A computed fold for a 98-nucleotide RNA from a Campylobacteraceae bacterium, annotated as Bacterial small signal recognition particle RNA. The coordinates come from a structure-prediction model, not an experiment, and the mean pLDDT is 77. Rfam family: Bacterial small signal recognition particle RNA. Rfam classes the family as a non-coding RNA gene. Of the family's consensus pairs, 93% are formed in the model. The sequence was found by an Rfam model in a public genome assembly.

RNA sequence: UUGUUAGACCUGUGCGACGGUUGUGCGGGACAAUGGGUCAGGAUGGGAACAUAGCAGCCCACCCCGCCCGACCGGGUGCCGCAGGGAUCUGGCAGGAG
Numbered sequence: 001u002u003g004u005u006a007g008a009c010c011u012g013u014g015c016g017a018c019g020g021u022u023g024u025g026c027g028g029g030a031c032a033a034u035g036g037g038u039c040a041g042g043a044u045g046g047g048a049a050c051a052u053a054g055c056a057g058c059c060c061a062c063c064c065c066g067c068c069c070g071a072c073c074g075g076g077u078g079c080c081g082c083a084g085g086g087a088u089c090u091g092g093c094a095g096g097a098g
Stems, first nucleotide, its partner, number of pairs: 001095008009085006015078002018074006025067005035060004043052003
């Protein structure tokens, strides 16, 4: 110095952790009033059968907390993967020149 190859570097891409937001399901907590359902008792109407409104209770929503799984966004994330780049640097191998 040439070729080749590996790494650093740059770019793109994928994967996983992390942070933020959020969704389904499950569990727990709270729930005076307020949302919905069912409304014992009692009340009202009725001759009666029944009907009506509806307190308590119960259930479901709403709210809070936690867990599994998932979605989106993010980057000075990761002694992770893949590809490309050749302006630069560091090595290996082979050849040539001085």